[in-house]
Molecule: Lysine riboswitch aptamer
Organism: mouse gut metagenome
RNA sequence: UGAUAGAGGUUGCGUGAUUCAUGAGUAGCUUAUCGGAUGUGGCAGGCACAGAGGACGGUAAUUGAAAGGGGAAAACGCCGAAAGAGCAGCAUUUCCUGUGAAUAGGCUCUUGGGCAUAUAAUGAAGAAUUAUAUGACUGUCAUCUGGAAUAGAUGGGGCGCUAUCAGA
Numbered sequence: 001u002g003a004u005a006g007a008g009g010u011u012g013c014g015u016g017a018u019u020c021a022u023g024a025g026u027a028g029c030u031u032a033u034c035g036g037a038u039g040u041g042g043c044a045g046g047c048a049c050a051g052a053g054g055a056c057g058g059u060a061a062u063u064g065a066a067a068g069g070g071g072a073a074a075a076c077g078c079c080g081a082a083a084g085a086g087c088a089g090c091a092u093u094u095c096c097u098g099u100g101a102a103u104a105g106g107c108u109c110u111u112g113g114g115c116a117u118a119u120a121a122u123g124a125a126g127a128a129u130u131a132u133a134u135g136a137c138u139g140u141c142a143u144c145u146g147g148a149a150u151a152g153a154u155g156g157g158g159c160g161c162u163a164u165c166a167g168a
Stems, first nucleotide, its partner, number of pairs: 001166006009079001012078004018072003028063001030061005038050004042099005082111006091103003112138002115135008140156006
């Protein structure tokens, strides 16, 4: 240097059948009433549709969701497992064009791992994630202390660590 195998654990990581809350007594449907011309398809233009047989909206009553986001989890794949951020703008989605957004993929960067607390951002959120700071924990290596230990202290970063094999 290369190849193969392997270890880490306060829930190791990811996917996830299923399930539970949240969303929400919200949107929507229906009815009554007020009111009187616009409204819907993200936005602009086009086009289409609904609308004086009453649009949008307000109030009251009846009924009453879903998606996105999350918790648990059979099972499966694994140990840069993976997560996050940024960039480009190819692909897909929405009636057409442009634009925007979302999703998946690509490239680069950051993070050893999970946990707790605080602040900030995203978010409907007291969920969750990320960033920063602090704290202890854990794995590993190096150095030091120590008679020794499966002990203690300090420090490093996964481009790391351990084992085997091959090469220089």